[in-house]
c-di-GMP-I riboswitch aptamer, 80 nucleotides, folded computationally.
Of the family's consensus pairs, 89% are formed in the model.
The prediction has a mean pLDDT of 76.

RNA sequence: ACGGAAAAAUGGCAAAACCAGGGUGACCUGGCGACGCAAAGCUAAAGGGUCUCCUGUUUCGAAGAUAGCCAGUUGCCAAA
Numbered sequence: 001a002c003g004g005a006a007a008a009a010u011g012g013c014a015a016a017a018c019c020a021g022g023g024u025g026a027c028c029u030g031g032c033g034a035c036g037c038a039a040a041g042c043u044a045a046a047g048g049g050u051c052u053c054c055u056g057u058u059u060c061g062a063a064g065a066u067a068g069c070c071a072g073u074u075g076c077c078a079a080a
Stems, first nucleotide, its partner, number of pairs: 012037002018031005035068001041073003047070002049066004056060001
């Protein structure tokens, strides 16, 4: 240096529910709270999936939401 079964350490994030606020909605922000997470860091158009609203409307298109669905990218500790 490679490797990453398992264990440990330092820290990190924070589902649902509830409260407050924003949005037509998906959903978002803050508080509270931990279901879980080794990328639950970042990226929403390079792509697929899912979801929402409006208009035309059969597919579909357009505009959005979601990366804690996949993906892309960066990356901590660490034994044989």